A computed fold for a 73-nucleotide RNA from Candidatus Avilachnospira avicola, annotated as transfer RNA.

């Protein structure tokens, strides 16, 4: 230079043929307990890598760019 794969919450990873973005942990609060740990409940945190496009609607298609990670030469 070329081919593929990956990118959503702090973290690992869901999201069905395009139709309200979610789990678990981890964090906060409350309860239990002499206390801690556990365990239960409840709250909070996402422009889904960046830019455009297409549609009523896009995490998902479509251009384009970035970053990792393989593969070839």
């Nucleotide at each position: 230079g070329c081919c593929g794969a990956u990118a959503u919450g702090g973290c690992u990873c869901a999201a069905u043929u395009g139709g309200c973005a979610g789990a678990g942990c981890a964090g906060c609060u409350g309860a239990u307990u002499u206390g801690u740990a556990a365990u239960c409940a409840g709250c909070a945190g996402g422009u889904u890598g960046a830019g455009g496009g297409u549609u009523c609607g896009a995490g998902u298609c479509c251009c384009c760019c970035u970053a990792u990670c393989g593969g070839c030469u």
It matches the Rfam family "tRNA". About the family: Transfer RNA (tRNA) molecules are approximately 80 nucleotides in length. The same sequence occurs in records of 8 taxa. The sequence is in RNAcentral, with records from ENA and MGnify. The prediction has a mean pLDDT of 81.